[in-house]
Overview
Predicted 3D model of a 72-nucleotide RNA (transfer RNA) from Massilibacteroides sp. Rfam family: tRNA. About the family: Transfer RNA (tRNA) molecules are approximately 80 nucleotides in length. Rfam classes the family as a transfer RNA. The prediction has a mean pLDDT of 84.
RNA sequence: CACGGGGUGUAGCAGUGGUAGCUAGUGAGUUUCAUAAGCUCAAGGUCGGUGGUUCGAAUCCACCUCCCGUAA
Repeated sequence: CACGGGGUGUAGCAGUGGUAGCUAGUGAGUUUCAUAAGCUCAAGGUCGGUGGUUCGAAUCCACCUCCCGUAA
C1' cells in the first nucleotide's frame, strides 16, 4: 500500500430507514436482626468525526480517524 471486520451509557453487546435497547455494574427504595440473593425505581449514550442522499439516518453513500485480522 491492497482487502475484510469493527468503533453504540462504566463494561460486554443488540439494533439492516420511522423518537436507541439488553445483561452486568452504579445509586435509591423494599425485604432481613444484619449481609447476600430477590423485587421495584432511577441516573447515565443525540451512536468515532465531517459532509451527502431521504419527509425521516446508529442504519444507505463518500472522505477522514482509531482498533483487530488476512495477504504481500